This is a predicted structure of a 73-nucleotide RNA (transfer RNA) from a Lachnospiraceae bacterium. RNAcentral holds the sequence, with entries from ENA and MGnify. Rfam family: tRNA. By type it is a transfer RNA. Rfam's curators write: Transfer RNA (tRNA) molecules are approximately 80 nucleotides in length.

RNA sequence: GGGCACAUAGCUCAGCCGGGAGAGCAUCUGGGUCACAACCAGAAGGUCGUGGGUUCGAGCCCCGCUGUGCCCA
Numbered sequence: 001g002g003g004c005a006c007a008u009a010g011c012u013c014a015g016c017c018g019g020g021a022g023a024g025c026a027u028c029u030g031g032g033u034c035a036c037a038a039c040c041a042g043a044a045g046g047u048c049g050u051g052g053g054u055u056c057g058a059g060c061c062c063c064g065c066u067g068u069g070c071c072c073a
Base pairs, nucleotide, nucleotide: 001072002071003070004069005068006067007066010025011024012023013022019056027043028042029041030040031039049065050064051063052062053061
């Protein structure tokens, strides 16, 4: 230098064919217990890497950039 994949909550990841942003763990509150843990109920937490484009509508499609991993040279 060229190619491919990935980037979504604090962490690990889903999101199928463009229309409601979600799960588990963690955190907080209440229950539970003599107390803690397990367990039960609930809550909070997201500019979906970034800048544009297409569209009535984008996490999803298109282009550029950044970062990470792998391959080729």